[in-house]
Molecule: transfer RNA
Organism: Patescibacteria group bacterium
RNA sequence: GCACUCGUAGCUCAAUAGGAUAGAGCAGCUGCCUUCUAAGCAGCAGGUUGCAGGUUCGAAUCCUGUCGAGUGCA
Numbered sequence: 001g002c003a004c005u006c007g008u009a010g011c012u013c014a015a016u017a018g019g020a021u022a023g024a025g026c027a028g029c030u031g032c033c034u035u036c037u038a039a040g041c042a043g044c045a046g047g048u049u050g051c052a053g054g055u056u057c058g059a060a061u062c063c064u065g066u067c068g069a070g071u072g073c074a
């Protein structure tokens, strides 16, 4: 330099060929339970889906550019 894969909550990951409030587990906070802690139970909060554009009635998903990580080839 070229090609491919990946980037979603603090962490690990879903979202089955675009379909409509973006979820789960762990972690965090509040409450219940307990003599206390842990465990358990209930609830809450947390994301402009790496970034910027485009297509579409509708984009995490498609297209373009760009940034980062990885793999392969030179």
Stems, first nucleotide, its partner, number of pairs: 001073007010026004019057001028044005050066005